[in-house]
RNA sequence: AUGUUAUAAAGAAAGCUCGAGGGAAUAGACCCGAUGAAAGCUUAGCAACCUACGCCACAAACGAAAGGUGCUACAUUCUAUCCCAAUUAAUCGGGAGAAGAUAACAA
Repeated sequence: AUGUUAUAAAGAAAGCUCGAGGGAAUAGACCCGAUGAAAGCUUAGCAACCUACGCCACAAACGAAAGGUGCUACAUUCUAUCCCAAUUAAUCGGGAGAAGAUAACAA
C1' cells in the first nucleotide's frame, strides 16, 4: 500500500515546547486559530475493537479495564452520486452508495 468484515449525531482535556495554520483530498458552505493552529512530549480521561481476566457451559450476553490500538471542537462539521419523500419553518427528512477514519483479520 491492497482486500474483507464491523462501527460512527454517545463519550472524554489540562500542561509544556514550538509558531501559522487547521477541520483527509477537490469544489462550495460553515467553523476553529496570536486568549496560540498543526506537530511533538507529559499527565489525565473516554471508549471497549483485539488479547488476557471474572461470570458462564470451553458459548453468547454481561462485567471489569491490566496489556495492544484508537480517540478526547463542530454529525466522518455539512453538501456533492442514486432512490424515495418533501418543498414554510422548526440545529439534522429517510435509505443506499462513493471517499475517508478506526479496529480485527487476510495474502
Predicted 3D model of a 107-nucleotide RNA (SAM riboswitch aptamer (S box leader)). The coordinates come from a structure-prediction model, not an experiment, and the mean pLDDT is 84. The model forms 91% of the base pairs in the Rfam consensus. The sequence was found by an Rfam model in a public genome assembly.